Context: one part of a larger RNA
Order: sequence, then C1' cells, then structure tokens
RNA sequence: CUCUGGCUAAGGAACUCGGCAAAAUGGCCCCGUAACUUCGGGAGAAGGGGUGCCCCUGGGUGUGUAGGACCUCGCGUCCCAAGCAUCUGGGGGUCGCAGCGAAGAGGCCCAACCGACUGUUUACUAAAAACACAGGUCUCUGCGAACCCGUAAGGGGACGUAUAGGGGCUGACGCCUGCCCGGUGCCGGAAGGUUAAGAGGAGGGGUGAGAGCCCCGAAUUGAAGCCCCGGUAAACGGCGGCCGUAACUAUAACGGUCCUAAGGUAGCGAAAUUCCUUGUCGGGUAAGUUCCGACCCGCACGAAUGGCGUAACGAGUUGGGCGCUGUCUCGGCCAGAGACUCG
Repeated sequence: CUCUGGCUAAGGAACUCGGCAAAAUGGCCCCGUAACUUCGGGAGAAGGGGUGCCCCUGGGUGUGUAGGACCUCGCGUCCCAAGCAUCUGGGGGUCGCAGCGAAGAGGCCCAACCGACUGUUUACUAAAAACACAGGUCUCUGCGAACCCGUAAGGGGACGUAUAGGGGCUGACGCCUGCCCGGUGCCGGAAGGUUAAGAGGAGGGGUGAGAGCCCCGAAUUGAAGCCCCGGUAAACGGCGGCCGUAACUAUAACGGUCCUAAGGUAGCGAAAUUCCUUGUCGGGUAAGUUCCGACCCGCACGAAUGGCGUAACGAGUUGGGCGCUGUCUCGGCCAGAGACUCG
C1' cells in the first nucleotide's frame, strides 16, 4: 500500500451525478396514530412508554387427590380445598453503563411523475414508465364455423356452438371520449361504363376442278375487378392562413378575405412533450439550470397509437425533510488476510 472487519474528538451530507456505501431503526407488550380513501385501507402510519432478578399478593383456565352431594352402588357421576401446570394483573425490593443484556429481526415523513394492482421480461451489462393483466370496444365466425398446421388424408379450434370461438386496438376504477368519409382500407349497391376466355358470325383471305378443308374476323353477347353511387374513424388517418377592429395604452368578444374533407371541443399544458429557456411570477434555500404551485406565446399536448383525475401498490424516476452516521472537513488507531524479506 490492497482487501475484510472494529473504534474514533468536534461537526453532521459540508461528500457526491445521486446519502452510493456505512451508520441508524429492529423482537414482544401497552398507549397512541393525520391527510386522503374505492370505506377494504392508509397502519407496524407517525410518536411515546415498558421489558432482568427477588419477595408479597389477586384473578382466569386445565388437572383434579382430602372433602361434600347424588344415585340405576361402581375402577360411577357431579361440585370442588390443597398440590401441580399454565395464562394474566397489583404492591414492594434489588444489581449493572446497559435486562428482547449475545445472535438473528422495519429507518421514517412530505410532495411530484409513470404504471391501477399480484404478476412477466433481455439465461451472460437493462426488472423498467417495457410485456401481461381483469375491464372496455371494433371486427370475423350459424358449425364439415371463422381461424391455424398440413400437398393431401387428417388434426387443432372443440367432444366447444354467438353468455361460444378467432383477430385488432385500448388497458382497474371515476368523469369522459368532440369535428372530418376528400384520400386509403373495409362494407353495401340485380342500374350504367370498362373488361378476359368463351359464345357469335357480317365480311374477307389461302387452297382446291368442285364438294370441301384451313385461316383472319366487325356488330352483338360475356364474370370478378376497376370506374361509378352510398356507408363506415374505439378503421389507416387528418383536425388552417392573412388583414383589420373597443373613448389611454394593451388586447380583440367583433368583421373581412383565401383555402379545406374538416379546421383541435372537453381536459391538460415550459409537460417522460417547450427549441428560444436557467421563460415569467410565487414557494422552498443564506444562495435552487433540479423540484413544487401558477401563467399560457402548446417551436411540436389532446381524447381507446385514448384525454384528464385517482385510494392502494412499486428493489421504478424526481425534489425536500427528520433521524443517523468516516460520505466528507481529514485524518488517526487497532485486528486479520495479502503484498515485502527469509525459508
């Protein structure tokens, strides 16, 4: 010096990306516990007190011999002193620094974000706000179902039958989920247009003496598809610009104009989304690019690629506080194992 432990004056997070690590808390009994809440919870909330041993004494329960009571009299039944066992109170005393005397055994609180929750996952860098999830919704499927595997036979679905099964999206619960069907998709549409083979055969050609054989071929007829007409957004998706205007200014409820299929409703909002940005104001700090509450000029939120809330939950993320500490000021000492020397 390295590792693993132990102690450390004063201070107590000043360390650091961050209290990482360590310290602290810790069992049992009693008291006592807030906001909020889906009334279950939150709760071991928080925060306090007690805890050994000895003596005296009370109570409960079990077992039950003296004893008593009763009888169908027996190794009977019942009530039960004592004793024993066990549980639980009260009073007094006593020792130590310390009594769950060692070991093992929650640190706690406030606020915000995400995900409702228990679960699942990158076997070997990620456990999460990712996946799943009950619940919601759309859609397909009438049964030899749809769908999936297989060339097929056959099998799964299912020895099920629409309260069933498959697929997509969303993701407890609460309040909700606006406008656009022009494009794309899907669904519907016995008309019309277009359209292949086929049907058809006007007409034409080759050959032949001819009959014939062969070839080309107009009109007309001929599906799905496409065109066309509608519907449909919890289908894929989309949800404007410029100019002016109020008796201070500022702003614009109001007006004009252009474009669109329609121009973003509610609710949220510098946000896991805000570039400018450390926006501005307020809170917290002596001091705060983080955090919380507001504002709204949303570069570029927004409603099942769900919007906004939400008790409980989380080895999740963020900010703050109490406790506690060698994280630090800033080091020091000790033990063991290495390193080093000899062997």

Large-subunit ribosomal RNA, domain IV from a bacterium, 343 nucleotides, folded computationally. It matches the Rfam family "Bacterial large subunit ribosomal RNA". Its family is annotated with structural constituent of ribosome and ribosome in the Gene Ontology. Its mean pLDDT, the model's own confidence on a scale to 100, is 89.